[in-house]
SAM riboswitch aptamer (S box leader) from Spongiivirga citrea, 104 nucleotides, folded computationally. The sequence was found by an Rfam model in a public genome assembly. Of the family's consensus pairs, 97% are formed in the model. Its Rfam family is "SAM riboswitch aptamer (S box leader)". Rfam describes the family as follows. The SAM riboswitch is found upstream of a number of genes which code for proteins involved in methionine or cysteine biosynthesis in Gram-positive bacteria. Gene Ontology term of the family: regulation of gene expression. The source organism's lineage runs through Bacteria, Pseudomonadati, Bacteroidota, Flavobacteriia and Spongiivirga.

RNA sequence: AAGUUAUUGGGAAAGGUGUAGGGAUUAGACCCGUUUAAACCUUAGCAACCCUCCUCUAGGAGAAGGUGCUACGUUCUACCGUACUGUGUAUGGAAAGAUAACAG
Repeated sequence: AAGUUAUUGGGAAAGGUGUAGGGAUUAGACCCGUUUAAACCUUAGCAACCCUCCUCUAGGAGAAGGUGCUACGUUCUACCGUACUGUGUAUGGAAAGAUAACAG
């Protein structure tokens, strides 16, 4: 790297460095960015997967530690369906991605 399982609701920003791109990838659309984005560092916070405690296997509480995250938002479409219907709208699933815990 590939793999298994779960989630993919919601939540939470300031400073410094930095520089023209960024929103995972390809294409199209849409959006953000010199009123300084992305990235890195510090501090703060959010969340509760691992974790801690209670209770007793289903819940409840917590946040010291390991991760993660802190614009909209996994932005939409692409593949297969369904309903309206006239090529769009709504909706279900798949695929892909992300995160965690395993596993290696």